[in-house]
Context: one part of a larger RNA
Molecule: large-subunit ribosomal RNA, domain I
Organism: Deinococcus peraridilitoris DSM 19664
RNA sequence: GGUCCACGGUGGAUGCCUUGGCACUGGAGCCGAAGAAGGACGCGAUUACCUGCGAAAAGUCUUGGGGAGCCGGAAUCAGGCCACGAUCCAGGAGUGUCCGAAUGGGGAAACCCAGCACGGGUGAACUCGUGUUACUCCGCAAGGAGAGGGAACUCAGGGAACUGAAACAUCUCAGUACCUGAAGGAGAAGAAAGAGACAUCGAUUCCGUCAGUAGCGGCGAGCGAACGCGGAAGAGCCUAAACCAGCGGACUUGUCCGUUGGGGUUGUAGGGCAAGCACAACAGCACGACGAUUCGUUACUCGAACAACCUGGAAGGGUUGACCAGAGCAGGUGACAGUCCUGUAGAGGAAAACGAAUCACGGCCAGCUUGACCCUGAGUAGGUUGAUACACGUGAAGUGUUGACUGAAUCCGCGCGGACCACCGCGCAAGGCUAAAUACUCCCAGUGACCGAUAGUGAACUAGUACCGUGAGGGAAAGGCGAAAAGAACCCCGGAAGGGGAGUGAAAUAGAAACUGAACCCGUGGACUU
Numbered sequence: 001g002g003u004c005c006a007c008g009g010u011g012g013a014u015g016c017c018u019u020g021g022c023a024c025u026g027g028a029g030c031c032g033a034a035g036a037a038g039g040a041c042g043c044g045a046u047u048a049c050c051u052g053c054g055a056a057a058a059g060u061c062u063u064g065g066g067g068a069g070c071c072g073g074a075a076u077c078a079g080g081c082c083a084c085g086a087u088c089c090a091g092g093a094g095u096g097u098c099c100g101a102a103u104g105g106g107g108a109a110a111c112c113c114a115g116c117a118c119g120g121g122u123g124a125a126c127u128c129g130u131g132u133u134a135c136u137c138c139g140c141a142a143g144g145a146g147a148g149g150g151a152a153c154u155c156a157g158g159g160a161a162c163u164g165a166a167a168c169a170u171c172u173c174a175g176u177a178c179c180u181g182a183a184g185g186a187g188a189a190g191a192a193a194g195a196g197a198c199a200u201c202g203a204u205u206c207c208g209u210c211a212g213u214a215g216c217g218g219c220g221a222g223c224g225a226a227c228g229c230g231g232a233a234g235a236g237c238c239u240a241a242a243c244c245a246g247c248g249g250a251c252u253u254g255u256c257c258g259u260u261g262g263g264g265u266u267g268u269a270g271g272g273c274a275a276g277c278a279c280a281a282c283a284g285c286a287c288g289a290c291g292a293u294u295c296g297u298u299a300c301u302c303g304a305a306c307a308a309c310c311u312g313g314a315a316g317g318g319u320u321g322a323c324c325a326g327a328g329c330a331g332g333u334g335a336c337a338g339u340c341c342u343g344u345a346g347a348g349g350a351a352a353a354c355g356a357a358u359c360a361c362g363g364c365c366a367g368c369u370u371g372a373c374c375c376u377g378a379g380u381a382g383g384u385u386g387a388u389a390c391a392c393g394u395g396a397a398g399u400g401u402u403g404a405c406u407g408a409a410u411c412c413g414c415g416c417g418g419a420c421c422a423c424c425g426c427g428c429a430a431g432g433c434u435a436a437a438u439a440c441u442c443c444c445a446g447u448g449a450c451c452g453a454u455a456g457u458g459a460a461c462u463a464g465u466a467c468c469g470u471g472a473g474g475g476a477a478a479g480g481c482g483a484a485a486a487g488a489a490c491c492c493c494g495g496a497a498g499g500g501g502a503g504u505g506a507a508a509u510a511g512a513a514a515c516u517g518a519a520c521c522c523g524u525g526g527a528c529u530u
Base pairs, nucleotide, nucleotide: 001529002528003527004526005525006524007523008522009521015515016480017479020451021450022448023447024446025445026444027443028441029440030149031148038099039098040097041054042053043052049073050072060093061092062091063090064089065088069081070080071079104113105112106111114133115132116131117130118129119128120127121126135146136145137144138143153184154182155181156180157179158178164171168218194201195200205232206231207230208229209228215223216222236433237432238431239377243262244261245260246259247258248257249256250255251254267411269376270375271374272373273371274370275369276368277367284364285363287362288361291359292358293357294356295355296354297353298352300348301347302346306321307320308319309318310317322339323338324328330342331341332340382406383405384404385403386402387401388400389399390398392418413428414427415426416425417424467474468473490501491500492499493498
C1' cells in the first nucleotide's frame, strides 16, 4: 500500500409525507373621474418582513350569524377586551395620505408651486382646513358623456420570416406570429337583390357527416369546399320615400327647404292616394321605474350509532360482545376509527345586498277588395383598368369587396342562377337593430388509473424574491425534530464554538446542521497479504 470484517465521519440518494401545483367539470364573468388596475409612504406598547388597514390607519359604525374566549402569521413579557355577547364569519355604510387615466399648473411617479370661494389662526402680509379649477365631444344653458385597466376569448386596420417544396423565384409556412384600434361577458354574423336545380329549401351561429370528395395547384410541395342529410338553438323587427298635419325659414303668394308628429316597410310585389266593406278584441313583445311571489348567491343551524379487556409511550390495533346506516365520502385525533372530533346522507335558514323567473301594472304592436296617378335607399348598380376575398394561383372565371376613370334603370323595373345567349327559375341591392345554441378562463367550487420537492407552476419556503444586466430583460437555490417543546434546569472542560454528565422523551445515532440516511470520499480497531 492492498483485500476483508466491525464501528464511525462526510454526504443527501431512496422510502414515506404534503401546506403547493397540473388537468378537467360545473358555476360565475367586467372594473374606472362617486378616481380603477397597480403602487409609494405610513398605521402595532414593542415591528425588519408578510398579511390587514389608511391620519377615523392589524382598524370605525350598523344589520344578521355565532357563543367563549380574544388582542393576524408569531412566540414571550407588559397592558387590555369579553355573557351589557368580545374575537370571529357574512351583508351594508363610513374613512380612505400621496402617486397612478391623473384631470388646477409643473414634474426626474409617489414631489414642487398655485388661482378662486368659504372658514380658522387677533390675520393685510404669512399660514392651515374644506370645496373648486385639465382636455375633447354633446347641449342655448344648467348639465351630461368620454379618457385608463383587464388572463384568454371576439371583431377590425396593418402584417413577416425561419420553414416545406429535400436547392429556389410562383406557391407554402399564413392572413399564422407580431403591432394597432374597438367591444363585452361573450364577440362576430343574422332575417335573402340567398342557396339550389327544372325538385325544392327558407335569417344567423355551432357540431357531426358529406369528404380528404368536387376542385385549386412550378397540376410540384401542398391547399381544399359546397349542396344535401343528422343534430344544438330558434325570433323576428325598426327605418328612408310617397301622402297628411303642425312649426320655422325663403322668396317669385303658392311653391320650395328644414324640422316635429302621423303614415309606411315588401317580391305568389308592397305601400301611398281615391272609392267601397269591416271594425275590436284575442294573441304577442327582445321594452320599463315602482310592486308582489318563488328560486338562487353572499354567513350559518340540526344531524344516528361502542364498550370492556390485552399489547403498547399512546389504541383507532388484537380479542370478546354490541349498535347506527337516506350517513361505510373525506379529514383529524399519540399506530389503522361507520359509532371520539370536524363532518357525511338527509333536512332547515337571511335583517341586508345582488341575480333570475313568473305575475301584476305601464308601454309597444295590431284588417280586406278594386283602380290607375305617386313611392319603394345614386356617383349607387353596371362598365374599363389595377387589386383582393371566395377551396378557386387569370384561368373558359362567375360571385362579393375595392383604388383610378366612367356611369344606368325606376315595377312594362332591377339583380342572380360559374364566360356568353335564349328559355326557365330564384330573389329585391345601394339604411339599421336583434336573444339562444358558440369561444375563453383572471375568478369560485368540485373531481382525478395527474405530480409528489432535480417532480409538479419559474415560485409548496422572504419568488418574479435574492442575484445578474446601463437597459429591454434574464432569473435561482431553498420543504420534513417530536404525539406534545416536554427545546435539555443544574454540574464539569473550554474565551467561545463545541463537548462530557444530569434531566425530558417510546426513541436524542429524534438535539434544533435534527425523519429515513444509499453511493462516492475519509477515518478508527482487527485479520490476512506485499